[in-house]
RNA sequence: GGACCGGUAACUCAACUGGCUAGAGAGCCUGACUCUUAAUCAGGAGGUUGUGGGUUCGAGUCCCACCCGGUCUA
Numbered sequence: 001g002g003a004c005c006g007g008u009a010a011c012u013c014a015a016c017u018g019g020c021u022a023g024a025g026a027g028c029c030u031g032a033c034u035c036u037u038a039a040u041c042a043g044g045a046g047g048u049u050g051u052g053g054g055u056u057c058g059a060g061u062c063c064c065a066c067c068c069g070g071u072c073u074a
Base pairs, nucleotide, nucleotide: 001073002072003071004070005069006068007067011025012024013023019057028044029043030042031041032040050066051065052064053063054062
């Protein structure tokens, strides 16, 4: 240099054939319980879906370029 896979919450990952408000677990915060902590239970906060464009009534999803990580290859 070329090919392929991936990038979504502080972390690990979902999200069907493009469709209504992007979810789950763990973590964090608050409360209940407990002598206290932990555990358990209930509730809550937390997102520029890597960046910039394009297509579309509508994009995490499709198209283009670029950035980052990984694998293979010369």